[in-house]
RNA sequence: GCCGAUAUAGCUCAGUUGGUAGAGCGACGCAUUCGUAACGCGUAGGUCGCCAGUUCAAGUCUGGCUCUCGGCU
Repeated sequence: GCCGAUAUAGCUCAGUUGGUAGAGCGACGCAUUCGUAACGCGUAGGUCGCCAGUUCAAGUCUGGCUCUCGGCU
C1' cells in the first nucleotide's frame, strides 16, 4: 500500500426486513438474615466511534475519516 472484519451502558455482547435501544455481569436501593455473602425485587446509567448523504423515519442503508483486529505484499 491492498483486502476483510470491528466500534452500541462501567465491562462482555445482542439488536432479524429501517419504525420509540436491550440482556448478563458490575454499581446503588429495598426485602431476607443475629450479621455478611448468596438468592429475590427495583432504580440509575446510552449524542449507538466522528462528519456528511438518502428517507416521513437510520444503531441498521450509502460515502469519507478515525480506532482496534486479521490476512496479502